Predicted 3D model of an 85-nucleotide RNA (c-di-GMP-I riboswitch aptamer) from Desulfobacteraceae bacterium UBA2174. It matches the Rfam family "c-di-GMP-I riboswitch aptamer". Its family is annotated with cyclic-di-GMP binding in the Gene Ontology. Rfam describes the family as follows. GEMM was predicted in a large-scale screen for bacterial structured RNA regulatory elements. It was read from a public genome assembly, where an Rfam model found it. The model forms 94% of the base pairs in the Rfam consensus.

RNA sequence: CGACGAAAAAAGCAAAACCACCGAAAGGCGGCGACGCAAAGCCACGGGUCUAAAGCCGAAAGGCUAUGACAGCCGGACUACCGAA
Numbered sequence: 001c002g003a004c005g006a007a008a009a010a011a012g013c014a015a016a017a018c019c020a021c022c023g024a025a026a027g028g029c030g031g032c033g034a035c036g037c038a039a040a041g042c043c044a045c046g047g048g049u050c051u052a053a054a055g056c057c058g059a060a061a062g063g064c065u066a067u068g069a070c071a072g073c074c075g076g077a078c079u080a081c082c083g084a085a
Base pairs, nucleotide, nucleotide: 004083005082012037013036018031019030021028022027035072041078043076045075046074047073048070049069050068055064056063057062
């Protein structure tokens, strides 16, 4: 330096539920809380998934659609703590 990941050490993140706020929703944010995580740091680049306000279609019911989301769905880019085998 590149891999790899220990019944190691140090540090870290925080699912669901609940509460408040933001949002049309998906979802986000803060608190509380730990199911888990060796990149559960970060980027919507490829795939996928969710939502459908506006728009379009429709007599209606409803349908289509991302410019909205998800990085804790998979792959990929970038960055990073520790050091047993």